A computed fold for a 111-nucleotide RNA from an uncultured Planctomycetaceae bacterium, annotated as Glycine riboswitch aptamer. The sequence was found by an Rfam model in a public genome assembly. Its Rfam family is "Glycine riboswitch aptamer". Rfam's curators write: This family represents the bacterial glycine riboswitch. Its mean pLDDT, the model's own confidence on a scale to 100, is 80.

């Protein structure tokens, strides 16, 4: 002491899927009663881009077998995601969001 790469702030942007049923609690309105609303449990239905899980070939180790510098093949290891599960967590709005631009400091690596 750059550029990259990491994580971390901040701003922009950011997508899917019920304003679902019922029960409790609270405000609220009614004043006999329907009813909105918040938060919370139960239950069905669905979403994948907060976390999580799961694995292809290659790679690497071992059992066997052949035409034996190597190959095939069983079995474990290691092993990616915007794929996959759907446990989390979401299905008005707000809020969350994977990834992306830009900025800021800060690490590490390299000279």
């Nucleotide at each position: 002491u750059a550029c990259c790469g990491c994580a971390c702030u901040g701003u922009u942007g950011g997508a899917g899927a019920g304003c679902g049923a019922c029960u409790c609690a609270g405000g609220c309105g009614c004043a006999c009663a329907g009813g909105c609303u918040u938060g919370a449990g139960u239950c069905c239905a669905c979403c994948g881009a907060a976390g999580g899980g799961g694995c292809a070939a290659a790679c690497c180790g071992u059992g066997g077998g052949c035409g034996c510098g190597g190959c095939c093949u069983g079995c474990g290891g290691c092993g990616a995601a915007u794929c996959u599960c759907u446990c989390a967590g979401g299905u008005u709005c707000c809020a969350g969001g994977a990834c992306a631009a830009c900025a800021g400091g800060g690490c590490u690596c390299c000279c």